[in-house]
RNA sequence: AGAGUUUGAUCCUGGCUCAGGACGAACGCUGGCGGCGCGCUUAACACAUGCAAGUCGAACGCUGGGUGAGGCUUCGGCCUCAUCCGGAGUGGCGGACGGGUGCGUAACACGUGAGCGACCUGCCGUUGUGUGGGGGAUAACCGGGGGAAACCCCGGCUAAUACCGCAUGGGCCUCUUCUCUGCAUGGGGAGGGGGUAAAAGGUCCUUUCGGGGACUAUGCAACGAGGGGCUCGCGGCGUAUCAGCUAGCUGGUGGGGUAACGGCCUACCAGGGCGAUGACGCGUAGCUGAUCUGAGAGGAUGAUCAGCCACAUUGGGACUGAGAUACGGCCCAGACUCCUACGGGAGGCAGCAGUGGGGAAUCUUGCGCAAUGGCCGAGAGGCUGACGCAGCGACGCCGCGUGCGGGAGGACGCUCUUCGGGGUGUAAACCGCUGUCGGGAGGGACGAAGAUCCUGGGGAGGCAAUGCCCCGGGGGUGACGGUACCUUCAGAGGAAGCACCGGCUAACUCCGUGCCAGCAGCCGCGGUAAUACGGAGGGUGCGAGCGUUGUUCGGAAUUACUGGGCGUAAAGGGCGCGUAGGCGGCCGUUUAAGUCUACCUGUGAAAGGCCGGGGCUCAACCCCGUGCUGGCAGGAGAUACUGGGCGGCUGGAGACAGGCAGAGGCGGGUGGAAUUCCGGGUGUAGCGGUGGAAUGCGUAGAGAUCCGGAAGAACACCGGGGGCGAAGGCGGCCCGCUGGGCCUGGUCUGACGCUGAGGCGCGAAGGCGUGGGGAGCGAAUAGGAUUAGAUACCCUGGUAGUCCACGCGGUAAACGAUGGGCACUCGGUGCUGGGGGGAUCGAUCCUCUCGGUGCCUGAGCUAACGCGUUAAGUGCCCCGCCUGGGGAGUACGGCCGCAAGGCUGAAACUCAAAGGAAUUGACGGGGGCCCGCACAAGCGGUGGAGCAUGUGGUUUAAUUCGACGCAACGCGCAGAACCUUACCUGGGUUAAAUCCACCGGAACCUUCCAGAGAUGGAGGGGUGCCCUUCGGGGAGCCGGUGAGACGGUGCUGCAUGGCUGUCGUCAGCUCGUGUCGUGAGAUGUUGGGUUAAGUCCCGCAACGAGCGCAACCUCUAUCACUAGUUGCCAGCAUUAAGUUGGGCACUCUAGUGAGACUGCCGACGUCAAGUCGGAGGAAGGUGGAGAUGACGUCAAGUCCUCAUGGCCCUUAUGCCCAGGGCUACACACGUGCUACAAUGGCCGGUACAGAGGGCAGCGAGACCGCGAGGUCAAGCCAAUCUCAAAAAGCCGGUCCCAGUUCGGAUUGGAGUCUGCAACUCGACUCCAUGAAGGUGGAAUCGCUAGUAAUCCCAGAUCAGCACGCUGGGGUGAAUACGUUCCCGGGCCUUGUACACACCGCCCGUCACACCAUGGGAGUCGGUUGCUCUAGAAGUCGGUGAGCCAACCCUUUGGGAGGCAGCCGCCCAAAGAGUGACCGGUAACUGGGGUGAAGUCGUAACAAGGUAACC
Repeated sequence: AGAGUUUGAUCCUGGCUCAGGACGAACGCUGGCGGCGCGCUUAACACAUGCAAGUCGAACGCUGGGUGAGGCUUCGGCCUCAUCCGGAGUGGCGGACGGGUGCGUAACACGUGAGCGACCUGCCGUUGUGUGGGGGAUAACCGGGGGAAACCCCGGCUAAUACCGCAUGGGCCUCUUCUCUGCAUGGGGAGGGGGUAAAAGGUCCUUUCGGGGACUAUGCAACGAGGGGCUCGCGGCGUAUCAGCUAGCUGGUGGGGUAACGGCCUACCAGGGCGAUGACGCGUAGCUGAUCUGAGAGGAUGAUCAGCCACAUUGGGACUGAGAUACGGCCCAGACUCCUACGGGAGGCAGCAGUGGGGAAUCUUGCGCAAUGGCCGAGAGGCUGACGCAGCGACGCCGCGUGCGGGAGGACGCUCUUCGGGGUGUAAACCGCUGUCGGGAGGGACGAAGAUCCUGGGGAGGCAAUGCCCCGGGGGUGACGGUACCUUCAGAGGAAGCACCGGCUAACUCCGUGCCAGCAGCCGCGGUAAUACGGAGGGUGCGAGCGUUGUUCGGAAUUACUGGGCGUAAAGGGCGCGUAGGCGGCCGUUUAAGUCUACCUGUGAAAGGCCGGGGCUCAACCCCGUGCUGGCAGGAGAUACUGGGCGGCUGGAGACAGGCAGAGGCGGGUGGAAUUCCGGGUGUAGCGGUGGAAUGCGUAGAGAUCCGGAAGAACACCGGGGGCGAAGGCGGCCCGCUGGGCCUGGUCUGACGCUGAGGCGCGAAGGCGUGGGGAGCGAAUAGGAUUAGAUACCCUGGUAGUCCACGCGGUAAACGAUGGGCACUCGGUGCUGGGGGGAUCGAUCCUCUCGGUGCCUGAGCUAACGCGUUAAGUGCCCCGCCUGGGGAGUACGGCCGCAAGGCUGAAACUCAAAGGAAUUGACGGGGGCCCGCACAAGCGGUGGAGCAUGUGGUUUAAUUCGACGCAACGCGCAGAACCUUACCUGGGUUAAAUCCACCGGAACCUUCCAGAGAUGGAGGGGUGCCCUUCGGGGAGCCGGUGAGACGGUGCUGCAUGGCUGUCGUCAGCUCGUGUCGUGAGAUGUUGGGUUAAGUCCCGCAACGAGCGCAACCUCUAUCACUAGUUGCCAGCAUUAAGUUGGGCACUCUAGUGAGACUGCCGACGUCAAGUCGGAGGAAGGUGGAGAUGACGUCAAGUCCUCAUGGCCCUUAUGCCCAGGGCUACACACGUGCUACAAUGGCCGGUACAGAGGGCAGCGAGACCGCGAGGUCAAGCCAAUCUCAAAAAGCCGGUCCCAGUUCGGAUUGGAGUCUGCAACUCGACUCCAUGAAGGUGGAAUCGCUAGUAAUCCCAGAUCAGCACGCUGGGGUGAAUACGUUCCCGGGCCUUGUACACACCGCCCGUCACACCAUGGGAGUCGGUUGCUCUAGAAGUCGGUGAGCCAACCCUUUGGGAGGCAGCCGCCCAAAGAGUGACCGGUAACUGGGGUGAAGUCGUAACAAGGUAACC
């Protein structure tokens, strides 16, 4: 620090996701030790049991017990003193601290900084001063009584540091005099008068018993310290779908109350106070130091520790007290629990442990007061679940260990393998060594200093003693603790797991599985070779842990203060006027609020964090120190800028004057053209309408035409990206009223300005209300067409509406998809309004300038497109708006509206995208240009028939398999009777190559038996080669056995190689360098010509190059040369015959050459390429034909040619054999053959090819057979012999339009040939039979010249089998105007929402399933407002006839005063009524989302087939 994910690819926008850190955690797997921390986040739910606050006898009385002494005794015991241990009580201090929790609280609760001239303060400290003298009670106790209990009542006795008077006043209150002083209400000092309030003792020492002294306690006053109360500034939260709130509410006066200010409370008076800088309401929440994260700014959090606050079962209340409205106090009410004798009582773990419950989840009913701290005490000491320790829990952080060294080219096992080997792996074994932790044994701390006691010394003071203060010695105190730590013993012995390994992201193989099971944080994996599932081997990461889940910060500049945006991605308000607010020209002066300062002061608690140092062996942890703490407050200073005050200025803004253009607005009037209707005339059969029609109108006279009339609406030409307006919008002409703008020149005001949340106004079309109007047009609607349908598009009608008046509505793709203002920043060229200058007689022209409105372009900006002085550039000011897509501009609420609806405007749920711009393709019922037997023109076919053949289907034991639009179907098959053969039935079975070992035999030939055969059995012949010591050995071959291993036409062509088809013989496909672009990519290859061609030329930021095209190759057409047999024969001889002699001219053969190149001429063309025409030539513009197939496409075809990965079978899916099948047949299709006849059939005669084949062959000829063929047999390994006849043709004859002398299927019979064998199932021949068929519907194929058509020949395969295939020649046409249309293709361009690319994409209803949600008669619950009823305890007030000791007054009766009781105000729970808000649930209902292939249509994307959209 970034990365993954939208696309075919790219850039951008934008969301989602990941890598990091953290945690009071939880869960899964695993778990050796120690240190330090932490441990109910949920039910502030309920709690059994124990403990958590007492203490003081040196305040007081009483009382129980022990010991000692003394005394008395009726021997039971009693009294006194000393001392020790208790008990309850009076009294004092403490129970307001410490400990817990986070409910409530949005508040002066907290934080921070100030203030109190408005306050309190027990204990502690300092100083001063005092403690005099009296009095009356009351608990305990005793007696009596009530009660189950808790507890209570009556009578009697008693003490105090308990209580009450009196004396004393420096305090306080009040009146008053003087003086000093401050920051406002004030403060200080001195004095006078009046009033008022004190007290308590205890212990010790000494004593002459009077007293004196010490300590302690205590009253008052002042001060201090610490603690608290109150007030104020500022700060820290969500919601405006909460906009108004408030009756003690705001202020005043009097009174009350408090420690104290105050409406805190009360009476009266006034009518205020708060709020868009967010009052009020609702929701949520303890606040902070800090913690986590982050570069920071910020965000999130508020466990442990620390400060503050609040609370203590819920609610209310006061008492006591220095302090409480009191966690372990009191009273009342409620709920709950417990006890009860039913009358009544008791209780409050959010203290420590612990229990139940809730929950994903959070500990021991431990030890100790040894330390620290607290309360009491003179002290000893007591109490202390504060605290110190221990226990449980990997909950976290930190540290340590589970060994260390050596040890093989490397064991076993496991695993992978190309079978060679690789990995695990120095890992193990084995050898050597060490001893941490744990275990055993022994030693053994720090934490402890004290208090106090014993003792020594010193000091102040005092007559002295005790005592007080200081210093020293000794004794004495440890829960932890069987501790830490040290020593020692044994011994590698007890101690490793977890996650991950497709990309992000570090780490790969095998097997299993087969869109199953499963994984998944995102993208996504899994449908038979899965590095993504599960296991294994291996690897990577971390390690006593590792993963997962949750939460939070980061990454996220994805709320943007630092630090974003708004033309098209989300986002400019439809437009204006204007309030608050924000911002604001030039000069001077003043102020110092903002602002600034190496300035000063206070504060910013401690802990934490940073730095330095120190202590535990280190670290975590702990200790010390420094520094820091942005902040706040005060002071000092500065004055540029901003602000405030004052004065001035004219440039911003405005006013006045003159002029100008204009569909600016409103009202009134008026005009002509057209349409329709009405009346009339003329006139006759149609009109109208469409793609074509029909509905409609018309013989009752339409349409057409002429005249007249009526009505309404809109204003042709001018008219123009011309003008005006803020926008919406505005168009005949005239008049009236009226807004704004521009120009010119001066005068004036003197910042008067800009923007503008709310607010107010304007606001197209459509819509609504009331009343008019209504010609044309025309939603709805009717009819006619179209169509599969057509609730549409088209046609004929037609109502609202469109028009007017008044009112409402308030939206829009209200768009420049671009808010307003000001300033600045290159140019060019139009249009429009005004002004100036110049030229011209003038029309007019040139030029400068201000305003408006367009186009092009530079810099700059932009993701790109584009914008570009009319900015989307550069800046400033103000407003509005955005934050992924869908849900949704929906729901609910509110406001507005007559309604329709508008404005504001969510959530659940769901997706991993949705988008913008541009790129390359592909596509279009887009465009342009151009090709092709593509159409057209023409000839012949197919589709109908019969047959052949292939396919589908069906059948079958099997009908083996593959090929499926073009580009499968006479295809693989250039040849299935057996074989082939892969299929079926049945029978049988381990057969082949190579190598090694052993045994036997040469090899090899042959006979018989069983059997369908495979196979099995029996026999005969035969003995080779090399060496030899003649015994034998060896090589090769055969058989057997063993080893090793074969075999498969079984699957996967979607794992592959190779080969092939197709687009397509189409003219294309690319590269290097350069250039352009952020990039995909473009350029080149586009353009102008031209070509069959990316062929060539020209031009050009391109220049070159490659694969293709063409050419080079083959055949063919002409000629020459060479050569002359088996070929040829002109002339000569010869023959039946080129048969022979001869010859090699010709033909031919086959080798080498020539020839053709737009070379020549003319025209056209850009002086080009080239095209057209011509000449010459056998051939002319690539002469004809072939071979040759670019980058690629179709997961095209082939695992059954071959090769090959993987999988599968292994007495079978292999192999052998016999028979059958591939030849089936109700059908359907493709490809063919033969025909339907006279351009023909038949018969006879007679010509002319080319290219091929031939020794297991071709076979002349002769003879036999009607024939297929047979017999004999010459020649030929072939330019020699042979297959061999070519056929159509030509000549002659016959048939006479007929299912025929056409046609030959089918069938019967008889044969021939091949072959082991023609039954299933061959071909051919002869005789007989003679079917369908009379030119073929829709549709469809081939062909542009030696072509189509037609005729025959040969060959491959092959024993035989050809209508197929491959090749050969013979005869030999017609037509092409042309490119509109169909099909295919090329180039350019355009649109695109397509990119598995139009066989694409995609929308809505319906049906089904699931999910969340709105409405809903209601119903249930929570919170809360208002009105009312009622009113416990209690304070306060009133009353107080009952009761009252001390004290005060008294006339001694009483009074004053107090208490109970009663009354009143207030008021908690409770209750009644009525609202508001929130939530749960609900028959039914609304839409929404999601779901693999459902239904219906085709709306959108290409002109999407009616342009789309608002």
A computed fold for a 1510-nucleotide RNA from an uncultured bacterium, annotated as small-subunit ribosomal RNA. The prediction has a mean pLDDT of 85. The sequence is in RNAcentral, with records from ENA, Greengenes and SILVA.